[in-house]
RNA sequence: GCUCCAGUAGCUCAGGUGGUUAGAGCACCGUUCUUAUAAAGCGGGGGUCGAUGGUUCGAGUCCAUCCUGGAGCA
Numbered sequence: 001g002c003u004c005c006a007g008u009a010g011c012u013c014a015g016g017u018g019g020u021u022a023g024a025g026c027a028c029c030g031u032u033c034u035u036a037u038a039a040a041g042c043g044g045g046g047g048u049c050g051a052u053g054g055u056u057c058g059a060g061u062c063c064a065u066c067c068u069g070g071a072g073c074a
Stems, first nucleotide, its partner, number of pairs: 001073007010026004019057001028044005050066005
């Protein structure tokens, strides 16, 4: 330098053929239980979906460029 893959919550990830509310587990906070802790139960907070544009009535999803990480080739 070229090709390919990935980027969504603090972490690991899901998200069908674009469709109207963006989710799960763990973690965190509160609470019940306990003399305390842990475990278990219940409830809660936390996201401009890597960035900027574009297409569309509508984009996490499609297109372009860029950024970051990884793999391969040279």

RNAcentral holds the sequence, with entries from ENA and MGnify. The RNA shown here (transfer RNA) has 74 nucleotides and comes from a Candidatus Dojkabacteria bacterium. It matches the Rfam family "tRNA". The family's RNA type in Rfam is transfer RNA. RNAcentral records the identical sequence in 2 taxa. The coordinates come from a structure-prediction model, not an experiment, and the mean pLDDT is 80.